Predicted 3D model of a 1395-nucleotide RNA (small-subunit ribosomal RNA) from an uncultured bacterium.

[in-house]
RNA sequence: AGAGUUUGAUCCUGGCUCAGGAUGAACGCUAGCGGCAGGCCUAACACAUGCAAGUCGAGGGGUAGUUGUCUUCGGACAAUGAGACCGGCGCACGGGUGCGUAACGCGUAUGCGAUCUACCUUAUACUAAGGGAUAGCCCAGAGAAAUUUGGAUUAAUACCUUAUGAGUUAAUUGAAAAGGCAUCUUUUUAAUUAUAAAGAUUAAUUGGUAUAAGAUGAGCAUGCGUCCCAUUAGUUAGUUGGUAAGGUAACGGCUUACCAAGACGAUGAUGGGUAGGGGUCCUGAGAGGGAGAUCCCCCACACUGGUACUGAGACACGGACCAGACUCCUACGGGAGGCAGCAGUGAGGAAUAUUGGUCAAUGGGCACAAGCCUGAACCACCCAUGCCGCGUGCAGGAUGACGCAUCCAUGGUGUGUAAACUGCUUUUGUACAGGAAGAAAUAUCCCGACGAGUCGGGACUUGACGGUACUGUAAGAAUAAGGAUCGGCUAACUCCGUGCCAGCAGCCGCGGUAAUACGGAGGAUCCAAGCGUUAUCCGGAAUCAUUGGGUUUAAAGGGUCCGUAGGCGGCUUAAUAAGUCAGCGGUGAAAGUUUUUGGCUUAACCAAAAAAUUGCCAUUGAUACUGUUAGGCUUGAAUUUUUGUGAAGUAUACUAGAAUAUGUAGUGUAGCGGUGAAAUGCUUAGAUAUUACAUGGAAUACCAAUUGCGAAGGCAGGUUUCUAACAAACGAUUGACGCUGAUGGACGAAAGCGUGGGUAGCAAACAGGAUUAGAUACCCUGGUAGUCCACGCCGUAAACGAUGAGUGCUAAGUGUUAGGGGGUUUCCGCCCCUUAGUGCUGCAGCUAACGCAUUAAGCACUCCGCCUGGGGAGUACGGCCGCAAGGCUGAAACUCAAAGGAAUUGACGGGGACCCGCACAAGCGGUGGAGCAUGUGGUUUAAUUCGAAGCAACGCGAAGAACCUUACCAGGUCUUGACAUCCCAGUGACCGUCAUGGAGACAUGAUUUUCCCUUCGGGGACACUGGUGACAGGUGGUGCAUGGUUGUCGUCAGCUCGUGUCGUGAGAUGUUGGGUUAAGUCCCGCAACGAGCGCAACCCUUAAUGUUAGUUGCCAUCAUUUAGUUGGGCACUCUAAUGUGACUGCCGGUGACAAACCGGAGGAAGGUGGGGAUGACGUCAAAUCAUCAUGCCCCUUAUGACCUGGGCUACACACGUGCUACAAUGGACGAUACAGAGGGCUGCAAACCCGCGAGGGGGAGCCAAUCCCAGAAAAUCGUUCCCAGUUCGGAUUGCAGUCUGCAACUCGCCUGCAUGAAGCCGGAAUCGCUAGUAAUCGUGGAUCAGCAUGCCACGGUGAAUACGUUCCCGGGUCUUGUACACACCGCCCGUCAAG
Repeated sequence: AGAGUUUGAUCCUGGCUCAGGAUGAACGCUAGCGGCAGGCCUAACACAUGCAAGUCGAGGGGUAGUUGUCUUCGGACAAUGAGACCGGCGCACGGGUGCGUAACGCGUAUGCGAUCUACCUUAUACUAAGGGAUAGCCCAGAGAAAUUUGGAUUAAUACCUUAUGAGUUAAUUGAAAAGGCAUCUUUUUAAUUAUAAAGAUUAAUUGGUAUAAGAUGAGCAUGCGUCCCAUUAGUUAGUUGGUAAGGUAACGGCUUACCAAGACGAUGAUGGGUAGGGGUCCUGAGAGGGAGAUCCCCCACACUGGUACUGAGACACGGACCAGACUCCUACGGGAGGCAGCAGUGAGGAAUAUUGGUCAAUGGGCACAAGCCUGAACCACCCAUGCCGCGUGCAGGAUGACGCAUCCAUGGUGUGUAAACUGCUUUUGUACAGGAAGAAAUAUCCCGACGAGUCGGGACUUGACGGUACUGUAAGAAUAAGGAUCGGCUAACUCCGUGCCAGCAGCCGCGGUAAUACGGAGGAUCCAAGCGUUAUCCGGAAUCAUUGGGUUUAAAGGGUCCGUAGGCGGCUUAAUAAGUCAGCGGUGAAAGUUUUUGGCUUAACCAAAAAAUUGCCAUUGAUACUGUUAGGCUUGAAUUUUUGUGAAGUAUACUAGAAUAUGUAGUGUAGCGGUGAAAUGCUUAGAUAUUACAUGGAAUACCAAUUGCGAAGGCAGGUUUCUAACAAACGAUUGACGCUGAUGGACGAAAGCGUGGGUAGCAAACAGGAUUAGAUACCCUGGUAGUCCACGCCGUAAACGAUGAGUGCUAAGUGUUAGGGGGUUUCCGCCCCUUAGUGCUGCAGCUAACGCAUUAAGCACUCCGCCUGGGGAGUACGGCCGCAAGGCUGAAACUCAAAGGAAUUGACGGGGACCCGCACAAGCGGUGGAGCAUGUGGUUUAAUUCGAAGCAACGCGAAGAACCUUACCAGGUCUUGACAUCCCAGUGACCGUCAUGGAGACAUGAUUUUCCCUUCGGGGACACUGGUGACAGGUGGUGCAUGGUUGUCGUCAGCUCGUGUCGUGAGAUGUUGGGUUAAGUCCCGCAACGAGCGCAACCCUUAAUGUUAGUUGCCAUCAUUUAGUUGGGCACUCUAAUGUGACUGCCGGUGACAAACCGGAGGAAGGUGGGGAUGACGUCAAAUCAUCAUGCCCCUUAUGACCUGGGCUACACACGUGCUACAAUGGACGAUACAGAGGGCUGCAAACCCGCGAGGGGGAGCCAAUCCCAGAAAAUCGUUCCCAGUUCGGAUUGCAGUCUGCAACUCGCCUGCAUGAAGCCGGAAUCGCUAGUAAUCGUGGAUCAGCAUGCCACGGUGAAUACGUUCCCGGGUCUUGUACACACCGCCCGUCAAG
């Protein structure tokens, strides 16, 4: 000293929370010792028991008793003498508590000229003579007791009378002097009146009385300071003052009588709440804030309330009386009591100790003294309650042990030199031994000195604590460590368990299967005989801001002005000295704090000294500033003159025209009106429209404008009346007269209220019609209050510039309104300067930013209002105002961790601008209806294995489920395993063949049978069988733990970086702008300059062509053949390698001299020529753990493995994708043409033969430019059908077959014959396509034993349309709004229901 928390991120405002210190603490876990402190904060609740105030025989009487002597044994005498009694002093101290008290109670500083003071000290004087009682004792009673009555008798330092008594006593009345502060005081002096005493004894003292003084203590008065509430604003009758009297130690309404009507209060009276005050204590840098335990001072109280007595002192804690409550005793008649003294008990409470020892010390009371008393005090006990100190060992010791934990696990790492082990030490503890200081005295005895009762010296006596502190010796590491925390703040990390459960949490927040946040463990961190938690206070919090905050938008400027109190105030002269400053004096108790020094072994603790105590009072100075007083001045302010200005105000004042409405009359005929579209409404009883006239109310077009005026609200046709204001200019006058302004007053839009008018239009409420799921709305037709006027209320608005008023200062530029001056000008005007207003732009400066910026939100000053997290709430209660509506003032409980401001980047918008895309439009053909195929959902099932889910799942994984595949189901089996490696034993092979059982797996048996080396003993390799355990195995789970791969936006044109610059920052710029492009493509401009990933190009293919090469290809020429068949040739086609070609290169136009675009030429091809491959940063926790790989979890005689059979092919239904059709642009039959690209040895298979056909036989040729698959089909040419459910369509079914294959039932394809279903072009809706495309026709391939309407590829024939970008969908760029950021499938409001 700061930190966390609002956001996707940022800056700010702002609250909440944390880290620190402290405590009379409590609770949880733990605990070795000592020292010093502290210990009912709650019930001032009630108290059993014991103790806490007595003492004096040297004041008095005197008893019981004891001792001695005598004894007649009854007693007597002498000595001594407790208790009780009279008397003296004390009991008013000490000790406790904090109820009350907001007060002269306390603190501080003064005063008493208004007072008292026992004991003590000093001084002076005195202490005379008498008297009568009374307690006790004795006798007799009353009563349960407490207690008490009567009689007799007696003493005193008890009581009473008398005497003496000062001139320095008191009072009263005079005189003089001095002094002061008004009454007065002091001194001197005169007169009058009044007042004392007590003795005792050891004979030397002590006591007593009076007076004066001191000291001590007390009383009273005053200034200043001393909590909260104004939702407490008025209070007061002895009240305020006076006179007189009384009372008191003393002043005083302290009390009484009379008189006056005062006194206090916004500088907070009165009332209510709370509270003992201070020294001090805690915290804080300080200023402050909080507290008032222990110790000290003061106050108050003593069961509650009241009263006085005694006394020097009390209205008295352990005294009295009265009343009350409570408790106790009782014989029921009466009595007793007061722990807030020390212990202790009950109760209350989270919580606070022993019914201890001693008067040894210190102190107190009494006493001549010894001494007695002392729960004051000194000690001890209990308690980690706090502070302080000590210890629980030290050194060496690596196999870095065991164990535990962890990891990538043959092993490493941590715990950790830690342990074991070796050596050393002995604080503490244990045992034994010694053993204090605190003690000075008094007293007693002895000696000495002198002033003769004091001092000095010596001896002797006294310790509760306590055999304690302390010291020594002995043995022995021996007797001694825990608590909290470990996500961030905040030092310290891993494993296991759990699975939004259990739980944690001070704030943010953790926990939903890999939790460093829960629980346990290992380890670590921090403190340590303690550690944490809780509570409270200060701090951090500048978060009430004096030091030290704010108020346009975050909370906050009063709606505006006037003005009272108050605050502040121009220039100058003089005086004063209140504020202010300085010196000095007193005080500010001690303790405490700080510093220094010292004493306990150290420290805490204690002692001494010093400082500080920031304050108050007094005094002496200074006089700049402020104040006060007395003068002066003119610049602030005001008055006056002149010239102007304006929607400034006022007056049922007067008046104008346009328009609406209504009435009357005319013309005129069928609609009008209204809307997005309609309807309600009006209209043949004549509307709307139009013409004329009339009536009435309200409002004033154009001018008119960032215009003007006004304090604000507000003010608009014209004229008049009466007022006010403002500006400018030159003078004159007054002479600070000013500014602000709590309380208060006035004004104050609209709506609303009251009374009375008025009412054309408009129009809440209301009615009807529409809209809608509904529509108590928006739209339409009507329509009442109201709007207007007068008078009276209301008193609020986003009453806003969200910006209080006033004054001064601080760059410019440019409009405009109203004046003035100057220059120029015939006029209109123009230019310059200046004042006041009103706008814009902009510098410095300010601001969180936006922005403000001479009209400040800048720099300063003065005054006022207001704010202190959000909600609850401008609500409730109270008060005031109002007719009411309501207004003003204005909380709390509870609840949240945020609420908020400005700006940034995105996303979004039924916001805007621009652009693109088969996106729409323009077209062509489909889907959706039918049958079938195929996939999915659903259902069913023993199983119908699993995955994919809008686009971007659904002929998808699957380029091909009869067994296998296969992962599913049923049944039968195996358990180191179907598969891999290692070890041991056995066999010699394994493979193959056969037989039996079985559905098969499998089991049993038969047969057959190795290699290499060799020292011939054997060893090795390989294979099989059996066994042991490490392990295998898993298409089991998690695609939300992952890698890899893929889809999608999207082949959309975007996505970023470096440096620089701008911004407090997030970020911006670049990438925006003007053009252009398919394109962030290119050009130009520009605080940007460059660069990267994307675009394009480079690659493949296709379209032209050159060169090279001619076999299996080709054939113009020559020969030849049925046939390029053969010879020959390589010109052509073709093949396949490499080149050329296209680049806006050329021309014209447009464009900004650009980029580029438009048109043209040439060219096979023209503007990325067509097609493909190629997919930026990223999004969707998108898909896949079942391609593969992989973390973690799970199974291990099973979730692994084998086999047989079944299933994945089910079928009321729904959806997707296709095929075939519904026919004549067609079907059938016949004939005749023209491709490309592929595939082929487990293969393709020709010719030929057989079969209606599928196919069978056959086997030439071909490892393929050679042979085969292989007939291309639509097309073309003929014939036929004639619009029908047909010669369309082919489903379904029956029979008979072919092929593949161990096997065709579940469940294959194909063929023949027969059968001949739905369907006649398809609702809402929806899909594809822009050219060799759509449409249509066939061909091939992968997979594959067999199985395609699917998929992939190939060629044949071959269109239509695009005006255009308003709309739908998707996308891009810029801009704008946002309370969204999981980002509009967002956020969020109200009602209802449940808990």